Notes:
This is a predicted structure of a 151-nucleotide RNA (SAM riboswitch aptamer (S box leader)) from Nocardioides marmorisolisilvae. Of the family's consensus pairs, 97% are formed in the model. Taxonomically the source falls in Nocardioides (Bacteria, Actinomycetota, Actinomycetes, Nocardioidaceae).
[in-house]
Parts: sequence; structure tokens; C1' cells
RNA sequence: UGCUCAUCGAGAGGGACUGAGGGAACGGCCCGUUGAAGUCCCGGCAACCGCCGCUCGAGCCUCCGGUCCCUCCGCUUCAUCCAGGGGACGGAUUCGAGGGUGUGGUGCCAAAUCCGUCCCAGGUCGAGAGUCGGCCCGGGGAAGAUGAGAA
Repeated sequence: UGCUCAUCGAGAGGGACUGAGGGAACGGCCCGUUGAAGUCCCGGCAACCGCCGCUCGAGCCUCCGGUCCCUCCGCUUCAUCCAGGGGACGGAUUCGAGGGUGUGGUGCCAAAUCCGUCCCAGGUCGAGAGUCGGCCCGGGGAAGAUGAGAA
């Protein structure tokens, strides 16, 4: 940098330095000298990844000096023991769903991703001639952001 997937109406700010912009683009509308953006410090939110001697379900024969059963070589008077094979169950491991945690990797801490932009449907108003425009509302997309993954 592009690709794939998931999420985006919830949540969470103080200080120091500095000093004019910021909210991705454009339009709107906002925020900002009662201090923008940026850097640093401290704090917080959330739960994507991570982690869990958590719960449920599924799967499995890869592992287990595992438990039990069957079969069987050997030993043997028999029992016991015992190499091999099979089965059931359990544990580890795997997958899915849920739960928990906040040590770790990110992220985030004005406004719905602030709203709209492209397409479709509805309502209403005004022009007016088979359309156009304003406003309101719904659905889908595009773009963007963040995470995870593979390049």
C1' cells in the first nucleotide's frame, strides 16, 4: 500500500509545554484565545486480539505407564500376573456458543462515522408539465475509522 472478515446511535478527560486551527475529502453545521491541532505526563472507557484449573455442546483416536470390559500369546493346577488386538468412558488436545478478566498487544475518550454526498421507496409543500426543487422519514451502497488475518 492494496485484499478478506467483523464492528461503528453505547462508553470514557485532567494537567504541563505551545499558540491557530480542527471535526478524512466536498457542502452544511459545529468545536476553538474560557486555548484548536501537536508532544509529554497522569487518568479513564471498551473488550478486537490475548489470557482463564469457568459453563454447555460437538468432534476425535493424535497423546495418556489413565479407568473398566472383551479377546488372546505366554507362564500356570486355578486365581493372579502378562506381550498383542478391540470396545466403552475419562483427561489432554481441537472446534462452536456463552461467561469471566483487565497483567499483556492495539484502539478510543465533543456532537450517530456530527449530518449529507450515490441508488431505491414513502410523506408533505411549492412551481409547473409529465418533470423539477425544498423539507421530513426509512432501506441499501460508497467512502472512512478500528481490529484481526493472509499477502